[in-house]
Context: one part of a larger RNA
Molecule: small-subunit ribosomal RNA, central domain
Organism: Patescibacteria group bacterium
RNA sequence: CUGGGCGUAAAGAGCAUGUAGGUGGUUUGGUAAGUGGACGAUUAAAGACCGAUGCUUAACAUCGGGAAUGUUGUCCAUACUGCCUGACUUGAGGAAGACAGGGGUAAGCGGAACUUUAGGUGUAGGGGUGAAAUCCGUAGAUAUCUAAAGGAACACCAAUGGCGAAGGCAGCUUACUGGGUCUUUUCUGACACUGAGAUGCGAAAGCGUGGGGAGAGAUGGGGAUUAGAUACCCCCGUAUUCCACGCCGUAAACGAUGCCAACUAGCUCUUGGGGAGUAUCGACCCUCCUUUGGAGCGAAGCUAACGCGUUAAGUUGGCCGCCUGGGGAGUACGAGCGCAAGCUUAAAACUC
Numbered sequence: 001c002u003g004g005g006c007g008u009a010a011a012g013a014g015c016a017u018g019u020a021g022g023u024g025g026u027u028u029g030g031u032a033a034g035u036g037g038a039c040g041a042u043u044a045a046a047g048a049c050c051g052a053u054g055c056u057u058a059a060c061a062u063c064g065g066g067a068a069u070g071u072u073g074u075c076c077a078u079a080c081u082g083c084c085u086g087a088c089u090u091g092a093g094g095a096a097g098a099c100a101g102g103g104g105u106a107a108g109c110g111g112a113a114c115u116u117u118a119g120g121u122g123u124a125g126g127g128g129u130g131a132a133a134u135c136c137g138u139a140g141a142u143a144u145c146u147a148a149a150g151g152a153a154c155a156c157c158a159a160u161g162g163c164g165a166a167g168g169c170a171g172c173u174u175a176c177u178g179g180g181u182c183u184u185u186u187c188u189g190a191c192a193c194u195g196a197g198a199u200g201c202g203a204a205a206g207c208g209u210g211g212g213g214a215g216a217g218a219u220g221g222g223g224a225u226u227a228g229a230u231a232c233c234c235c236c237g238u239a240u241u242c243c244a245c246g247c248c249g250u251a252a253a254c255g256a257u258g259c260c261a262a263c264u265a266g267c268u269c270u271u272g273g274g275g276a277g278u279a280u281c282g283a284c285c286c287u288c289c290u291u292u293g294g295a296g297c298g299a300a301g302c303u304a305a306c307g308c309g310u311u312a313a314g315u316u317g318g319c320c321g322c323c324u325g326g327g328g329a330g331u332a333c334g335a336g337c338g339c340a341a342g343c344u345u346a347a348a349a350c351u352c
Base pairs, nucleotide, nucleotide: 003324004323005322006321007306008305012320014201015200016199017198021194022193023192025088026087027086029084030083031082033081034080035077036076037075038074039073040072041071042070049065050064051063052062053061054060091191092188093187094186095185096183097182098181099180103177104176105175106174107173108172109171110154114150115149116148117147118146119145120144121143125136126135162169163168206247207246208245209244210243211242215241216240220236221235222234223233258319259318260317261316262315263314266297267296268295269294270293272291273290274289275288276287277286301308302307325352326351327350334345335344336343337342
């Protein structure tokens, strides 16, 4: 390389958009590049293969023949692929009508709780723990009432529920805005799928500048525990957590399962939509069908097993990514990126 693989054994990129490339629905006519056939040219000799001959035989040698992937010319074929051309509607997209949603961005508003401050009542404790102590309190704490300020998060609803490409998204209102689903007719007419590079998004922590700082709280200080206790428990408490702008670019970024399409038993529950029946003045309710999502079982099949099973890990096709014994090592070196932390790319010696 040919292969064999990627849920858990090594292996799906964190996610998307999209360039090149690869692949591509039904059909008309043309062409004949790919493809197939016929004939020709070339494919040195030696070697190899076949048949003879010569050394006593063999090895060896000589002669003859065939073969020769390939390259190329002419002619023929036209199913399939390509190219050109015309058409089609089922793929894809647009329009109309309707619908659900914590999808996103910005602004405003709300109540509970908490802390602090001020004032009132009130008096000796409070707090904390397994038990304590550090700590707070007669300079009046804790408790309780009133008022004010502040920051952060939004109980119940809440779900096996919803939305989003992923990260993720939850008080309420408004503005702007992305995507999706359903129904019927209609329009465009293959406009599609994937996607190396590339570009964008990307939790938490961290970084820069400026704000903010209630609670929580790395590091740190103290009290305990203990043989020790650089911990677990307790009292404090800085960075941080919050906001704006700019970086970082990583996670068990997980369904540890790439995207798209087709096909292959059912049953149950459920979100959103449409339809029919029942019912009714009408609507709701109830039953059924259909469709889009989300779950639980399970036939066939698959799997080393576990399990998966129309949301496939079944049966196939297209494209991309990745793996190739363990350690050394996701390291060194080089390069790119970054303010830094570091990230990305990525070996070898040696060793079992």